FMN riboswitch aptamer (RFN element) from Rhizobium sophoriradicis, 152 nucleotides, folded computationally. Lineage of the source: Bacteria > Pseudomonadati > Hyphomicrobiales > Rhizobiaceae > Rhizobium.
């Protein structure tokens, strides 16, 4: 330096103005955000060896919904042993499935990443139809750091 255990600490932004209307940060117009690892031709440092940054729509992950499954209640059926429509609590963790969403021109060998221009997209419950309110959630988590043990 490289593996690997444990154990701790961090790990998401955003409705602002104006119409309609009895009511909307939720419809219409304008605004406003961008989680993580990875990939780099741009940009900053340099002791010239390197180091650091740099995609929401390229490649993967996460959390939500599904899905499976464990356990609990249960309308209604019932031959009273049970069964099941729904309903909560936990696991398993990509399983069927949603998991979104870029194209144009420039430079160049070389870009969906860089200039530059036009566009798109955003989990579930709750309400006047929500990426931006409010819940679940003082929760999980992709992963990032840091402490330690051991072995090579």
């Nucleotide at each position: 330096a490289g593996c690997u255990g444990u154990u701790c600490u961090c790990a998401g932004g955003g409705c602002g103005g104006g119409g309609u209307g009895a009511a909307a940060c939720u419809c219409c117009c304008c605004a406003c955000c961008g989680g993580c690892g990875g990939u780099a031709a741009g940009g900053g440092c340099u002791g010239c060896g390197g180091c650091c940054c740099g995609a929401g729509c390229c490649c993967g992950c996460g959390a939500g919904c599904g899905u499976c499954u464990u356990c609990c209640c249960a309308a209604g059926c019932u031959u009273c042993g049970g069964u099941u429509a729904g309903g909560g609590a936990g696991g398993g963790g990509u399983c069927a499935g949603c998991a979104g969403a870029u194209c144009c021109g420039g430079u160049g060998c070389g870009a969906u990443u860089c200039c530059g221009g036009a566009g798109c997209c955003g989990a579930c419950g709750g309400u006047a139809u929500a990426g931006u309110c409010c819940g679940g959630a003082u929760g999980a988590a992709a992963g990032a750091g840091a402490a330690u043990g051991a072995g090579c």